RNA sequence: GACCCGGUAGCUCAGCAGGCAGAGCACCUGACUUUUAAUCAGGGGGUCGCGGGUUCGAAUCCCGCCCGGGUCACCA
Numbered sequence: 001g002a003c004c005c006g007g008u009a010g011c012u013c014a015g016c017a018g019g020c021a022g023a024g025c026a027c028c029u030g031a032c033u034u035u036u037a038a039u040c041a042g043g044g045g046g047u048c049g050c051g052g053g054u055u056c057g058a059a060u061c062c063c064g065c066c067c068g069g070g071u072c073a074c075c076a
Base pairs, nucleotide, nucleotide: 001072002071003070004069005068006067007066010025011024012023013022019056027043028042029041030040031039049065050064051063052062053061
């Protein structure tokens, strides 16, 4: 340098042939009893990597860029 995969909640990840953004864990509150905590119920928490474009509508499609990983090439 070329190509491929990935970037979504604090963490690990779903959702992606366009239509209200989710789960588990963690955190907060309450109940309970087996009490350094477990269980059950409820709750808060998001610029969907960044900037544009298309569209009535974009996490999802298109373009550019950034970051991480991989394959190949280069390394006379």
This is a predicted structure of a 76-nucleotide RNA (transfer RNA) from a Thermotogota bacterium. It matches the Rfam family "tRNA". It is annotated as a transfer RNA.